């Protein structure tokens, strides 16, 4: 420089939960808080998680009426588009230390 990382020695990040708050949501943003983090710093490239205003399928009312279908409402399922997190796992980029 590389790998690699202490019962070191400066420090730093902040889970969950609680309060405001944006959003349909998933989450996110202030500020409390500390579960843990050697990359819990950035990015989101592959996987894999979530959400689902919009669409797809069924259900159930309601009205129309040519009597099978249309339309509105409302359930409940799916998740194309679109979104969201990355402190799940590979991946890329950059970093403090100085015992072995």
């Nucleotide at each position: 420089c590389c790998c690699a990382g202490a019962c070191a020695a400066a420090g730093g990040c902040a889970a969950a939960c609680c309060g405001c708050u944006u959003g349909a949501g998933a989450a996110g943003g202030c500020g409390g808080g500390a579960c843990g983090c050697a990359a819990a710093g950035u990015u989101a490239c592959g996987g894999g998680u979530c959400c689902g205003u919009g669409g797809g399928c069924a259900g159930c009312c309601a009205a129309c009426c040519a009597a099978g279908g249309u339309u509105g409402g409302u359930u409940g399922u799916c998740u194309c588009a679109g979104g969201a997190a990355a402190g799940c796992c590979g991946a890329a980029c950059u970093g403090c230390c100085g015992a072995g």
The prediction has a mean pLDDT of 81. A computed fold for a 100-nucleotide RNA from Stieleria marina, annotated as c-di-GMP-I riboswitch aptamer. It was read from a public genome assembly, where an Rfam model found it.